[in-house]
């Protein structure tokens, strides 16, 4: 030292510009954003988790099912669905003078998970 128990603290980003229209940050065109951890090598689109949606039990707060988006191609290289060209896709409820990834709410929440501190601990 692994481990492990408590506790603290932090832990989600984005609509500018134009047009339409009685009304759009919702529609059209162009713009913009990307949680955590993994991985021979740097990820929104590989895995896996959080989060969000359904649903059963219940001590109403927690357990437990179940679901849950979206990438190809070229180049490097020893190694890339992560780099580096190119063209492409994806975005939860509820709400609104007009349809929402980007506005407002559930949220001054909650949470993968990061860091710190305290004790256990051969």
């Nucleotide at each position: 030292a692994a481990u492990u128990u408590g506790u603290u603290u932090c832990a989600g980003g984005g609509c500018g510009a134009g047009g339409u229209g009685c009304a759009a940050u919702u529609c059209c065109u162009c713009a913009c954003c990307g949680g955590c951890a993994g991985u021979u090598a740097u990820a929104g689109u590989c895995u896996g988790c959080g989060a969000g949606c359904u649903u059963g039990a219940u001590u109403u707060a927690u357990c437990g099912a179940g679901c849950c988006g979206a990438a190809u191609c070229g180049g490097u290289g020893a190694a890339a669905u992560u780099u580096c060209g190119a063209u492409a896709c994806c975005g939860a409820c509820g709400g609104u003078u007009a349809u929402a990834g980007u506005c407002c709410g559930g949220a001054u929440g909650a949470a993968a998970g990061a860091a710190g501190c305290a004790g256990a601990g051969a």
This is a predicted structure of a 122-nucleotide RNA (FMN riboswitch aptamer (RFN element)).
Rfam family: FMN riboswitch aptamer (RFN element). Rfam links the family to the GO term FMN binding.
The coordinates come from a structure-prediction model, not an experiment, and the mean pLDDT is 83.